[in-house]
């Protein structure tokens, strides 16, 4: 795009079309083929006509009666002619001269029709009807007696015809035609009908038409169908047809078809054409036309011009149906029309009016052909369902960010219009005189009203149209892809939108896109695909050049190519479809002419470049065959000689004292050939390696004698082929499947070890495969080059010769590369380049190189080789990640060096588990576990129990009401909350007031609230890799591309830092640096800081001590500068960058030391419980009030601190030195009081002033004396202190007493690299107090190590594989168990086709026969001639036996295949996949 379509949903008109693709199933009824009285003889008759007579009527005339057929008509039967073989149906058969094209017939026929030309003479006997008689239930039938005739018969006549004989002439493609002569034989008729016009008859030619037979050549599938064939192929006599033929028959002979596909199997009418397609082609063969075939299944034949007959006849057979049971009847695949079958296909209608048939002289009669109506939107065309105006953009729906938006000019309204369908009147052509089924129809005209007419798919992408609800991996969609598991444009519903539109989607089918079978037009190195290799048959191709020929090719002409169909052009139906007329086209086939490039044929041509022979050299693991060497291994024997060997990661089995291993000497035996030895050589592949010797294959070079295209390729075929197997005999060191023992392991039927048998060798046959690979078929020609290597040659150089070296040509083998190619890797004169022959192969993966059939084989097994079914996919090459029990560099307290610990106690704490009315939630490898919490007695709080409220604890807004209002002492009740009740008791704006308003307050509505879900819907933030050095960009270039390059290299850094290089130049975000604090200096600043100098006062003996005053030197405070940049020198490496080693200066030296700072991104990482927020939830409760109570629960198990175990201590007294910090509901001094917590009291301080706040370890001094102690502090008793409404669950603190584990911590495993570990002890947040031993900060004291980068871990940057991309925690394999689903195989078993042989053997042609029977002709008869009934035979369907072929269903059980969200139990493959794979 298209159909003879079907289903679903809808459906106003018209007009041309078209309508059982199934069950060639089976039929009720009725209709489809008759027709002629101008071919015949009869019947009958209510007709017409004549005659007769009756009755009525004035009368014309009417009415009933009866006779007749000379006459017209009519009606059903009969003989008679024609016609029934057309028209109409419908494809089962058929794969074959069945169609289609083109020839041929010298091998034929042809009713009716036409043209010619002759003719029709004399005669004869008989059958149906009709009547008689009989059977019979019907259906029909028998005898018999009569009768015509255009029905039959005999005779004559013969232009002529047909046969035999014989004789001429033309021509032909053979047999032969064709016309002539001539002799002999044999054949016609209806002179009928009808009438004046005619029409039949006969016979002969010829004509048209219709058939018949035969050829070329064309057109499905299968080789899993390779042979097939006895009338079979030819001959020869007969025979049969209209004809030619094995067409049939008897005899000879042995042949014919087949790889150009025979025979068989499937399928199937076949063509003009129809659909698609740009064309080539594909598919298909309704409707219309040509041809063929069938007519209920098989055989038959008879009648005729024609049949082997759809509505004829005879036979079998199945089926139906009548039956009186003897017996008869039937054939819609004509029209309608029933049943069935099926997704599915229509009126038992009109009418011969037209066309067009059959008969007739016509008139006509018959026609279900046809012409028309009726049903189906089946299909194509046309038409309509209104047209113009209309914005408050109306109601209503939908959606919303609540403002709007969209339906939408859409509607309503206002104007106008009548096409279609209704109504009414008019009224055709179709027909030439008469005749119209359609049809009162097509048209024309009037009328009324917008008035009666719009729906289907689809809206994730492909593919024009997008939201909102409902669902929640459910329900369902779906052509692919894929959607749905709480925010679904993809499922349902809806608004809304596209498309198309009387239809519109869905399925079915065929072309198309699909160059995805590829002739136009493709492949085969690695994506599917080159046969394991050669010889070589058909076959295809094929040097150069002469001539002829013209098959192929090309021109021209002619025929022929039905018609319709297409296409152009033009007309007719108001358009159109549709129909008319012309025209072009129909590519092909055939004849003929003509052309001769090329291809082809031919010539006992002709050449020599392909090809081969010859001659002269040369390499070689080419093959066979046989002889023969020496090292080694293993074994035997003998000898030294002693305890081990052997084996591995380690070992053990194993061998050894009965003497090994080890060493020397002698001997067996069998396999193999070390060095040389080579990207060396040779064979066609396999494959070939010690010397020799025989035979033998091929190969290069050179020569340039010979032949003279003799050549490439190669379907079948044939023959070669590694190893392992296999047979029969040998043989047997060695190695080694099997097996057998040791280890390995979770296991280990394995990898490793020890032993070992088939086998590995050899001869003789099989076997026929391999990653038989260069994964790359063979020949020829052609297309830069540049290095190497074997082999032969030529030429220079040299006085020769060798050697070595050079040119320059040919063979072989290698590697690099240019054009060209290729998907890309890559190939690249040894092509995967450019062309050509020829061969073979390939069409998505799996199923499956399987089953099933054949072929071969002793098996094993080989070749050839599918399908159901399943998947969206499988694959190549290459690119960035990821990874790796690959590889190179590098850096980190990562390992190692060192210090301290944790893991063992006992206490704090957190988390798991367990409990529990509740133990609220949260985090969970590193990156959850002193984490959220910088403070759970109440509060907090979210949990749990009970009690209570319900516009609410909070917030906004509307309404209405509100002075005894709000508020509200105090009262009951009660655990509080709440309930209930209560004296008192009010304010503000505006206004002269009245009154409005606000503020408080009740009431109702809207809402409030939710620590209720989702951190995988979210925004903020956060951790983590990692302060790791890396992440990208823009413009160039390169690559189809994805990407690449830059960012990679060669140094160097902490560093993608720098620096030299480079198709790269730049740049950004990262590093660094710029802040911040600390380490020196200066400068300024001078209180509450600071006192050195100088003054004053108090004390004191003085040394000094407290105050002042001055001061601002110094510390300090806290501002601003300065200072460090490998800048500077020396040495070493360097290009340079920069590194190292010193050195001067300096408070400080190579980022000074610490902090802020976290590049692209990872973890759907954490957090709805800090807020914030979409949805969703819950609404007198999931919300809010309270009082208890619980997060503090404890058998246990982890993290994380602390405090210890103790003399570097511990105990007890004295003594010295800090920083960061807080203070007002605060920090609190001096004094008192109490052993103590702690208290009483308050000076002074909103602080450099004043208090916290005495710093502790140190250090002196004394005790303790290695003890569970004078270590250690848990536990518990008891008495107290503080905070707080309150310390029972469940606080901290002091006092006396008590004094547990615990003596340095398995396996593991944590932190640190200097002011750092490690140790001491100070403040602060939070807080009313504490669980603080946590956290954040301060300051003191203050070490040790670091050879180095092999090894863990983590990174980082190149390189490499890769079957990973959710990225190795990845990915995937094969068993088992279960479930579905196709299929092999099987004892059989069942049906369908088909061959063979044999048995019966209908009907019917043919041939005998014909004793029975018969008008027609002879005969006077008898009788003959001629036939016919009957027999009989050949051949013969359907049937039956009996055996085979082939296909198909079924089948217990059984093999193996697919698939199938979460089975089981291993780890084979991908990486060196942990033993490299195959």
């Nucleotide at each position: 795009g298209a159909u003879g379509a079907a289903c679903g949903c809808u459906g106003g008109c018209g007009g041309c079309g078209u309508g059982c693709c199934u069950a060639a199933u089976g039929c009720a009824u009725g209709c489809a083929a008759g027709u002629c009285g101008a071919g015949c003889g009869a019947c009958g008759c209510a007709c017409a006509c004549c005659g007769g007579a009756g009755g009525g009527g004035u009368a014309a005339c009417c009415c009933a009666c009866u006779g007749g057929u000379a006459u017209g008509a009519c009606g059903g039967a009969g003989c008679g002619g024609c016609g029934a073989a057309c028209g109409g149906g419908u494809g089962a058969g058929u794969a074959a001269c069945a169609c289609g094209u083109g020839a041929g017939u010298a091998a034929c026929c042809u009713g009716c029709c036409c043209c010619a030309c002759a003719g029709a003479c004399c005669g004869g006997g008989a059958c149906a009807g009709c009547c008689c008689a009989g059977g019979g239930a019907a259906a029909c039938c028998u005898g018999g007696a009569u009768u015509a005739a255009u029905a039959c018969c005999g005779g004559a006549u013969a232009c002529c015809c047909u046969c035999g004989g014989g004789g001429g002439a033309u021509c032909g493609c053979a047999u032969g035609a064709u016309c002539u002569u001539u002799c002999g034989a044999g054949g016609a008729a209806a002179u009928g009908c009808c009438u004046u016009u005619g029409u039949g008859c006969u016979g002969u030619g010829g004509g048209a038409u219709g058939g018949a037979c035969u050829c070329g050549c064309g057109a499905c599938u299968u080789a899993u169908c390779a042979g097939c064939u006895a009338g079979u192929u030819g001959g020869u006599g007969g025979g049969g047809u209209a004809a030619c033929g094995g067409c049939c028959u008897a005899c000879c002979a042995a042949g014919g078809c087949g790889g150009c596909g025979a025979c068989g199997a499937g399928u199937a009418g076949c063509u003009g054409g129809u659909c698609u397609g740009a064309g080539a082609g594909g598919a298909c063969g309704a409707u219309c036309a040509g041809c063929c075939a069938c007519a209920c299944u098989g055989g038959g034949a008879c009648u005729g011009a024609g049949a082997c007959a759809c509505g004829g006849c005879c036979c079998a057979g199945a089926c139906u149906c009548c039956u009186a049971c003897g017996g008869g009847a039937g054939g819609c695949a004509g029209c309608a029309g029933c049943a069935g079958g099926g997704a599915a296909u229509c009126u038992u209608g009109c009418g011969c009016a037209a066309u067009g048939g059959g008969c007739g002289a016509a008139a006509g009669c018959c026609u279900g052909a046809c012409g028309c109506a009726g049903c189906a939107a089946c299909g194509c065309c046309g038409c309509g369902u209104g047209g113009g105006g209309g914005a408050u953009g109306a109601a209503g729906g939908c959606c919303u960010u609540c403002g709007g938006g969209u339906u939408g000019u859409a509607a309503a309204c206002c104007c106008c219009u009548u096409u279609c369908a209704g109504g009414a009147g008019g009224g055709a052509a179709g027909a030439a005189a008469u005749u119209g089924a359609c049809g009162g129809u097509a048209c024309c005209u009037c009328c009324a009203a917008a008035a009666g007419a719009a729906g289907c798919a689809c809206c994730g992408g492909c593919c024009a149209a997008c939201u909102a609800c409902g669902u929640g991996c459910c329900a369902g969609c779906a052509g692919c892809c894929g959607c749905g598991g709480u925010a679904a444009u993809a499922c349902g519903u809806a608004g809304g939108g596209u498309g198309c539109g009387a239809g519109c989607g869905u399925u079915a089918u065929c072309c198309g896109g699909a160059a995805u079978c590829a002739u136009u037009g493709g492949g085969c190195g690695u994506a599917a695909a080159g046969a394991g290799c050669u010889c070589g048959u058909a076959g295809g191709c094929g040097g150069c050049u002469c001539g002829g020929c013209a098959a192929g090719u090309c021109g021209g002409a002619u025929g022929u190519g039905a018609a319709a169909u297409u296409c152009c052009a033009g007309g007719g139906c108001u358009c159109a479809a549709c129909c008319c007329u012309g025209g072009a086209a129909c590519g092909c086939c055939a004849u003929u002419c003509g052309a001769u490039a090329c291809u082809g044929c031919u010539g006992u041509g002709g050449c020599u470049a392909g090809a081969g022979u010859c001659c002269g050299g040369u390499a070689g693991a080419g093959g066979a065959g046989a002889a023969u060497g020496g090292a080694a291994u293993u074994c035997c024997c003998g000898g030294u000689g002693u305890a081990g060997c052997g084996g591995u990661g380690a070992a053990a089995u194993g061998c050894g004292c009965a003497g090994a291993u080890a060493u020397c000497g002698g001997g067996a035996g069998g396999a193999a050939c070390a060095c040389c030895a080579g990207u060396a050589g040779c064979g066609a592949a396999g494959g070939c390696g010690g010397u020799u010797c025989u035979c033998u294959g091929g190969g290069c070079c050179g020569g340039u004698a010979c032949u003279g295209a003799c050549g490439c390729u190669g379907a079948g075929g044939a023959g070669c082929g590694a190893a392992a197997g296999c047979g029969u005999g040998g043989g047997g060191a060695u190695c080694a499947a099997a097996c057998a023992g040791g280890a390995u392991u979770a296991g280990a039927u394995a990898c490793c070890c020890u032993g070992g048998u088939a086998g590995u060798c050899c001869a003789c046959g099989c076997c026929g495969u391999a990653a038989a690979c260069g994964u790359u078929g063979g020949g020829c020609a052609c297309u830069a080059g540049g290095u190497g290597u074997g082999g032969g040659a030529u030429u220079c150089c040299g006085a020769c010769c060798a050697a070595c070296g050079a040119c320059u040509g040919c063979c072989g083998u290698g590697c690099c590369g240019a054009a060209g190619c290729u998907a890309a890797c890559g190939c690249a004169u040894u092509a995967a380049g450019c062309a050509u022959c020829c061969c073979g192969c390939c069409u998505g993966g799996g199923g499956a190189g399987u089953a099933c059939g054949g072929c071969c084989g002793c098996a094993a097994g080989g070749c050839u080789a599918a399908a159901a079914c399943u998947c969206a996919a499988a694959g190549g090459a290459a690119u960035u990640g990821a990874c790796g029990g690959g590889u190179c560099c590098c850096c980190g307290c990562a390992c190692a060096a060192g210090c301290g610990g944790c893991g063992g106690a006992g206490c704090a704490u957190g988390c798991g588990g367990c409990u529990u009315a509740a133990u609220u939630c949260g985090a969970u490898g590193c990156a959850a576990c002193c984490c959220g919490a910088a403070g759970a007695a109440c509060c907090u709080u979210a949990c749990c129990u009970g009690g209570c409220c319900u516009u609410g604890a909070c917030a906004u807004g509307u309404a209405u009401c509100u002075a005894g209002u709000a508020c509200g002492a105090c009262c009951g009740u009660g655990a509080a909350a709440g309930c209930g009740g209560g004296a008192g008791g009010a304010u503000c704006u505006a206004g002269c007031a009245a009154u409005a308003g606000a503020a408080g307050g009740a009431u109702a509505c809207a809402c409030a609230g939710g620590u209720g879900c989702u951190g995988c819907a979210u925004g903020g933030c956060u951790g983590u890799c990692g302060u790791c050095a890396g992440c990208u960009c823009g413009u160039g270039u390169c690559g189809u591309g994805a990407g690449a390059u830059g960012u990679u290299g060669g140094g160097u850094u902490a560093a993608g830092u720098c620096c030299c290089g480079c198709a790269a130049c730049g740049a950004g975000c990262g590093c660094a640096a710029c802040c911040c604090u600390u380490g020196u200096g200066u400068c300024c600043u001078g209180u509450u800081g600071c006192c050195a100098c100088u003054c004053c006062u108090g004390c004191g003996a003085a040394a000094g001590c407290a105050g002042g005053a001055a001061g601002c030197a110094c510390u300090c405070u806290g501002g601003a500068c300065a200072g460090a940049c490998u800048g500077c020198c020396u040495c070493a490496u360097u290009u340079a960058a920069a590194u190292g080693a010193g050195g001067a200066g300096g408070a400080a030296g190579g980022u000074g030391g610490g902090g802020a700072u976290g590049a692209c991104g990872u973890c759907a990482a954490g957090u709805c419980a800090g807020u914030a927020u979409g949805g969703c939830c819950c609404u007198u409760a999931c919300g809010g009030c309270c009082a208890g109570g619980g997060c503090u629960g404890c058998a246990c198990a982890c993290g994380u601190a602390c405090u210890a175990c103790a003399a570097u201590g511990c105990c007890u007294g004295g003594u010295a030195c800090a920083a960061c910090g807080g203070g007002a509901a605060g920090c609190a001094a001096g004094a008192c009081c109490g052993c103590a917590a702690g208290g009483u009291g308050g000076a002074g301080c909103a602080a450099a002033u004043c208090c916290c706040u005495u710093a502790a370890a140190a250090c002196c001094a004394g005790g303790c004396c290695c003890a569970g102690u004078u270590c250690g502090g848990a536990u518990u008793g008891u008495c107290g202190u503080c905070u707080g409404c309150a310390a029972c669950u469940c606080g901290a603190c002091g006092g006396c007493a008590u004094g547990a584990a615990g003596g340095u911590g398995g396996a593991a495993u944590c932190g640190c690299u200097a002011g750092u570990a490690a140790u001491g002890g100070c403040g602060c947040a939070u807080c009313a107090g504490c669980u603080a031993c946590g956290g954040c900060g301060c300051c003191g004291u203050g070490a040790a190590u670091a050879c180095g980068u092999u090894c863990c871990c983590a990174g980082g940057c190149c390189u490499u594989g890769u079957a990973c991309a959710c990225a190795c925690c990845g990915c995937c394999c094969g068993u088992c168990a279960c479930a579905u689903c196709a299929u092999g195989a099987a004892a059989g078993c069942c049906a369908g086709c088909u061959g063979u042989a044999c048995c019966c053997g209908a009907a019917g042609u043919c041939a005998c026969u014909g004793c029975a029977c018969u008008a027609a002709c002879c005969g006077u008869a008898a009788g003959g001639a001629a036939g016919u009934a009957g027999g009989u035979g050949c051949c013969g369907a359907a049937g039956g036996u009996a055996u085979g072929g082939c296909u198909g269903g079924u089948g217990a059980u059984u093999g193996g295949g697919a698939u199938g969200a979460a089975g089981a139990g291993g780890g084979a493959a991908c990486a060196a996949g942990g033993u490299a794979a195959c």